[in-house]
Context: one part of a larger RNA
RNA sequence: CUGGGCUUAAAGGGUGCGUAGGCGGUUGAACAAGUAGGGCGUGAAAGCCCUCGGCUUACCCGAGGAAGUGCGCCUUAGACUGUUUGACUUGAGGAUUGCAGGGGUGGGAGGAACUCCGGGUGUAGCGGUGAAAUGCACAGAUAUCCGGGGGAAGGCCGGCGGCGAAGGCGUCCCACUGGGCAAUUCCUGACGCUGAGGCACGAAAGCGUGGGGAGCAAACAGGAUUAGAUGCCCUGGUAGUCCACGCCCUAAACUAUGGACACUGGAUAGGGGAACCUCCAAGGGUUUCUCUGUCAGUAGCGAAAGCGUUAAGUGUCCCGCCUGGGGAGUAUGGUCGCAAGGCUGAAACUC
Numbered sequence: 001c002u003g004g005g006c007u008u009a010a011a012g013g014g015u016g017c018g019u020a021g022g023c024g025g026u027u028g029a030a031c032a033a034g035u036a037g038g039g040c041g042u043g044a045a046a047g048c049c050c051u052c053g054g055c056u057u058a059c060c061c062g063a064g065g066a067a068g069u070g071c072g073c074c075u076u077a078g079a080c081u082g083u084u085u086g087a088c089u090u091g092a093g094g095a096u097u098g099c100a101g102g103g104g105u106g107g108g109a110g111g112a113a114c115u116c117c118g119g120g121u122g123u124a125g126c127g128g129u130g131a132a133a134u135g136c137a138c139a140g141a142u143a144u145c146c147g148g149g150g151g152a153a154g155g156c157c158g159g160c161g162g163c164g165a166a167g168g169c170g171u172c173c174c175a176c177u178g179g180g181c182a183a184u185u186c187c188u189g190a191c192g193c194u195g196a197g198g199c200a201c202g203a204a205a206g207c208g209u210g211g212g213g214a215g216c217a218a219a220c221a222g223g224a225u226u227a228g229a230u231g232c233c234c235u236g237g238u239a240g241u242c243c244a245c246g247c248c249c250u251a252a253a254c255u256a257u258g259g260a261c262a263c264u265g266g267a268u269a270g271g272g273g274a275a276c277c278u279c280c281a282a283g284g285g286u287u288u289c290u291c292u293g294u295c296a297g298u299a300g301c302g303a304a305a306g307c308g309u310u311a312a313g314u315g316u317c318c319c320g321c322c323u324g325g326g327g328a329g330u331a332u333g334g335u336c337g338c339a340a341g342g343c344u345g346a347a348a349c350u351c
Base pairs, nucleotide, nucleotide: 004322005321006320007305008304012319014201015200016199017198021194022193023192025088026087027086028085029084030083031082033081034080035077036076037075038074039073040072041071042070049065050064051063052062053061054060091191092188093187094186095184096183097182098181099180103177104176105175106174107173108172109171114150115149116148117147118146119145120144121143125136126135162169163168206247207246208245209244210243211242215241216240220236221235222234223233258318259317260316261315262314263313266295267294268293269292270291271290272289273288274287275286276285277284278283300307301306324351325350326349333344334343335342336341
């Protein structure tokens, strides 16, 4: 260096965009760098290998040959790779017309519940639990009605339903805005795939500054329980949860399954198209094409569980990662961070 692997045994980067690089559709021509054939030169000697010879044999020694898979030059070939050039449309992109959607950002509006405040009615309890107590309440609580304030979250619809690269996204309306899908087959003409570094995004918790604070609730306090109870249960309760701006950059960031392309069927659901039937229309039905989600399952694969056209099947290309358990995601160095800490990441020793 090659050979083996990565759903669950060690192992897919949290996700995307993209630089270098690697790889790359159909077809004509040219070149001949890669590639292949032939020739020449070189590839020191010794050694290894083959043959012969010398010591009685062997070790050893002498001679000849072969090999030295390499390099250089000349020549030939032109399939494949490459380079240059011409063409093509199926990959990719664009155009036009439509469609679905909790995709994103900003602004506005409304209702239920909760809580607080004011007022009315009203009186002795309320609350809570396994049972209680702490707690609240005659300074009038709980309950109930009216009025007002506040913050957070969006019931039903709601769905193996939708959208998004992932994280994630759910009341209604408006503005701005990203992506996807279908039909037409009009345009460009390989413009593609992947992607070390890099850049951007990245739940929750946490941090900085300033707001906000209803409910909930780490910490904390009290009441119970208990042998004890730094818990489970109860009453309270501060950070936080919310907003703006700036950081942090982690996760069972999971489909524990990287991305792209190609390659037979079935059922069902969501989006779109076409044809036919029903039909005033709206709508409905059947067949079919396409994109997407789910399910069962053939071949095949798999240690099995299972996967199975959304592969863990059969192949090609590119990236990431693994190499016994512990020590250890530790130490150290570097780097990033306000910090917490993140990223990178050993060894001794031990089994």